[in-house]
RNA sequence: GCCCCCGUAGCUCAGUCGGUUAGAGCUGGGAACUCAUAAUUCCUCGGUCGCAGGUUCGAGCCCUGCCGGGGGCA
Numbered sequence: 001g002c003c004c005c006c007g008u009a010g011c012u013c014a015g016u017c018g019g020u021u022a023g024a025g026c027u028g029g030g031a032a033c034u035c036a037u038a039a040u041u042c043c044u045c046g047g048u049c050g051c052a053g054g055u056u057c058g059a060g061c062c063c064u065g066c067c068g069g070g071g072g073c074a
Base pairs, nucleotide, nucleotide: 001073002072003071004070005069006068007067010026011025012024013023019057028044029043030042031041032040050066051065052064053063054062
């Protein structure tokens, strides 16, 4: 230098063929239970969907460029 994959909550990830509200588990906060702790249960906080453009009535999803991570070729 070229090619491929990945980037969504603090962490690990899902998100179907472009459509209804962006979600799960864990973590964090609160509560119940207990003499107390743990475990368990309930509630809850938390998002520029890497960045910037484009297409579209409508983009996490499609297209382009860039950034970051991983892998391959030279």
Predicted 3D model of a 74-nucleotide RNA (transfer RNA) from Nocardia aurantia.